[in-house]
RNA sequence: GCCGGGAUAGCUCAGUUGGUAGAGCGACGAAAUGGUAAUUCGUAGGUCGGCAGUUCGAUCCUGCCUCCUGGCU
Numbered sequence: 001g002c003c004g005g006g007a008u009a010g011c012u013c014a015g016u017u018g019g020u021a022g023a024g025c026g027a028c029g030a031a032a033u034g035g036u037a038a039u040u041c042g043u044a045g046g047u048c049g050g051c052a053g054u055u056c057g058a059u060c061c062u063g064c065c066u067c068c069u070g071g072c073u
Base pairs, nucleotide, nucleotide: 001072002071003070004069005068006067007066010025011024012023013022019056027043028042029041030040031039049065050064051063052062053061
């Protein structure tokens, strides 16, 4: 330099042929226990990597850029 994959909650990841997003673990609270852990229930937590474009509407489509990763040279 060329070709792919990825970037979404604190972590690991889903998701949608375009209609404002979920799970598990973790955090916090409550229940229960003589008490702790385990357990059950609940709550909070996200401008979906950045900037533009298309669209009534973009996490999703298009372009450019950044970072991570695999292959070729």

Model confidence (mean pLDDT): 82 of 100.
Transfer RNA from a Candidatus Microgenomatia bacterium, 73 nucleotides, folded computationally.
The sequence is in RNAcentral, with records from ENA.
Its Rfam family is "tRNA". By type it is a transfer RNA.